[in-house]
């Protein structure tokens, strides 16, 4: 360089949570080197804060008082952010009631193994932060990059890597 041949195989999932230099420090080692974990910048992904102009300009419940709007008092109730995890019913137990707390079922939406489609069968539907204050928002200005796993059925079309000899 050529044939075999792009052919035999090969790839993990959630989650924004990946990659790169440099640096300590451990683990292997004569050394090289590789493997880990901490920090630091960089780079990606990912959130929040911020203008013009748009948009908004609290709610209910008592009581007064008016002829109605209204206006006075009292009470009750802030408001926003991450995330798929909006809500909605029955049953307990506490309460006069609102109202709280458990269980339990239903479900808005979320994933389920390269991508997309049918097809079937399944998991989740939680927690958590700001701390009276933020709508959007150019500029700019701040924050994350943890963690938990084995949800990988069939067909169909389309890709990524890719030998040994």
């Nucleotide at each position: 360089c050529u044939g075999a041949a792009g052919u035999a195989g090969c790839a993990g999932c959630c989650u924004a949570a990946g990659c790169u230099c440099a640096u300590u420090c451990g683990c292997c080692u004569u050394c090289c080197u590789g493997c880990g974990a901490g920090u630091g910048a960089g780079u990606g992904c990912g959130g929040g804060g911020g203008a013009a102009c748009c948009a908004a300009g609290u709610u209910c419940c008592c009581g007064g008082u008016g002829a109605a709007a209204g206006c006075c008092g009292g009470g009750a109730u802030g408001g926003g952010g991450c995330g798929a995890a909006c809500g909605g019913g029955g049953c307990c137990g506490g309460g006069u009631a609102a109202c709280c707390g458990g269980u339990u079922c239903c479900a808005a939406g979320u994933c389920c193994a390269c991508u997309u489609c049918c097809a079937g069968g399944g998991a989740c539907a939680a927690g958590c932060c700001c701390g009276u204050c933020a709508g959007c928002u150019a500029a700019c200005c701040c924050c994350g990059u943890c963690g938990g796993c084995a949800u990988u059925u069939g067909g169909a079309a389309g890709g990524g890597c890719g030998a040994u000899c």
Molecule: c-di-AMP riboswitch aptamer (ydaO/yuaA leader)
Organism: uncultured Verrucomicrobiota bacterium